[in-house]
RNA sequence: CGGCGGGAGAGCCCGCCCACGGCGGCGCCGAAGGAGCAACCCUCCCCGGGAAUCUCUCAGGCCCCUGUACCGCCG
Numbered sequence: 001c002g003g004c005g006g007g008a009g010a011g012c013c014c015g016c017c018c019a020c021g022g023c024g025g026c027g028c029c030g031a032a033g034g035a036g037c038a039a040c041c042c043u044c045c046c047c048g049g050g051a052a053u054c055u056c057u058c059a060g061g062c063c064c065c066u067g068u069a070c071c072g073c074c075g
Stems, first nucleotide, its partner, number of pairs: 001075006011026001013025005027062003033058001034056003040049002
């Protein structure tokens, strides 16, 4: 990296329209992605490097479906 299996969270709210789809508002979620930081390393110092399931919520998501970080097996 590929295949298979497992795998959440959050309004089935309100309004509008060319109407069963779409858009907007407010509220909310964090496990696509993105961003930030500790210990630690380097340096005289500054700078720099530096993880996430933590933090942010830009993006994404909040009927169902789908997808998802992460885990297991095989190659």
Molecule: Glycine riboswitch aptamer
Organism: Cellulomonas massiliensis